Annotation: Model confidence (mean pLDDT): 83 of 100. This is a predicted structure of a 72-nucleotide RNA (transfer RNA) from a Methanomicrobiales archaeon. It matches the Rfam family "tRNA". It is annotated as a transfer RNA. About the family: Transfer RNA (tRNA) molecules are approximately 80 nucleotides in length. Taxonomically the source falls in Methanomicrobiales (Archaea, Methanobacteriati, Methanobacteriota, Methanomicrobia). The sequence is in RNAcentral, with records from ENA.
[in-house]
């Protein structure tokens, strides 16, 4: 410099047109004499950035950035 995969919650990792989910953690409460296990609430995310297409984009398309891999 080109190709190709990934960027979504504090951590992993779903979802691929129609107002975003698990699971660990995090905060409370109930259980106990206390702790731990266990169950039940809730908080946390304008989906890397900016266009664009659509009645509507985290899902498509185009540009950049950032990481990984592979060429050269």
């Nucleotide at each position: 410099g080109g190709g190709c995969u990934g960027g979504u919650a504090g951590a992993u990792c779903a979802g691929u047109g129609g107002u975003a989910g698990a699971u660990c953690g995090c905060a409370c409460g109930c259980u106990u004499g206390g702790c731990a296990u266990g169950c039940g609430u809730g908080a946390g995310g304008c989906c890397g950035c900016g266009g664009g297409u659509u009645c509507a984009a985290u899902u498509c398309c185009c540009g950049c950035c950032c990481a990984g891999u592979c060429c050269a």